[in-house]
Notes
A computed fold for a 75-nucleotide RNA from a Candidatus Pacearchaeota archaeon, annotated as transfer RNA. The organism belongs to Candidatus Pacearchaeota, within Archaea. It matches the Rfam family "tRNA". By type it is a transfer RNA.
Formats: sequence, structure tokens, C1' cells
RNA sequence: GCUCUCGUGGCGCAACCCGGAUAGCGCAUUGGGAUCCUAACCCAAAGGUUGAAGGUUCAAAUCCUUCCGAGAGCG
Repeated sequence: GCUCUCGUGGCGCAACCCGGAUAGCGCAUUGGGAUCCUAACCCAAAGGUUGAAGGUUCAAAUCCUUCCGAGAGCG
């Protein structure tokens, strides 16, 4: 230098291929219940504007372009 894969709450992932309207799950956190107390357990809450910018579209996490970052392969 070229090609490919990945980037989504604090952490690990799903939804992407085939666009559809409130982005979901687990862990962690916080509050409550239960318990003599703690943990486990049960209930609830908060936390994301999906790596950045632009484009297409009635509508973009999803499609297109360019960057940024991580990884792999080739030279």
C1' cells in the first nucleotide's frame, strides 16, 4: 500500500443479510420486597440518540460514500 471483519448503555452481546416507526437481552448499578441480618431470590427504576460526518429514502442501527479506531490476511 491492497483486501476482509468488527465498532450498539459501565461490561458482554442481539437486532443489520431482506430498511418499518417505542433499539432488546444478560451481568453490573440504584430503590423496594422478603430475611433476625447478609447473600441468593422476587419486583421496579435509571442508563444508548448505534465510532464520526455526509448522502439516498416517507422512514436508516440496518443501504451508499469518506474518514477514525481495533483485528486478520496479502505484498